[in-house]
Predicted 3D model of a 72-nucleotide RNA (transfer RNA) from Candidatus Endomicrobiellum dinenymphae.

RNA sequence: GGGUAGUUAGCUCAGCGGAAGAGCGCUUGCCUCACACGCGAGUGGUCGUAGGUUCGAACCCUGCACUACCCA
Numbered sequence: 001g002g003g004u005a006g007u008u009a010g011c012u013c014a015g016c017g018g019a020a021g022a023g024c025g026c027u028u029g030c031c032u033c034a035c036a037c038g039c040g041a042g043u044g045g046u047c048g049u050a051g052g053u054u055c056g057a058a059c060c061c062u063g064c065a066c067u068a069c070c071c072a
Base pairs, nucleotide, nucleotide: 001071002070003069004068005067006066007065010024011023012022013021018055025043026042027041028040029039030038048064049063050062051061052060
């Protein structure tokens, strides 16, 4: 230098056009002498970034940034 994959909540990951969810975590209530476990409720995101397409974009297109791998 070229190519492929990825970037979404604090962490691990779903979601592939109609506008964001799960598990864990965190907070809180119940329970307990207390803690843990368990149960209920709550808490969460400029969807890497800048543009474009569209009535509508996390999702399609382009540039850039970062990460991993492959080729040279």
It was read from a public genome assembly.